[in-house]
RNA sequence: GGGGCCAUAGCUCAGUUGGCUAGAGCGUUCGCCUUGCACGCGAAAGGCCGUCGGUUCGAAUCCGACUGGCUCCA
Numbered sequence: 001g002g003g004g005c006c007a008u009a010g011c012u013c014a015g016u017u018g019g020c021u022a023g024a025g026c027g028u029u030c031g032c033c034u035u036g037c038a039c040g041c042g043a044a045a046g047g048c049c050g051u052c053g054g055u056u057c058g059a060a061u062c063c064g065a066c067u068g069g070c071u072c073c074a
Stems, first nucleotide, its partner, number of pairs: 001073007010026004019057001028044005050066005
């Protein structure tokens, strides 16, 4: 320098032909349970879906550029 893949909650990840308010596990907080703690059960908080632009009635999803990461070739 060139090719490919990835970017969604604090962490690890789903999100099946574009369409209702974007989800799970773990973690955090609160409650229940217990003499108390842990375990267990219930609830809640937590997201500009990497950034910008484009296509579309409608984009996390499709297209382009950029940024960052991984990898291959030289």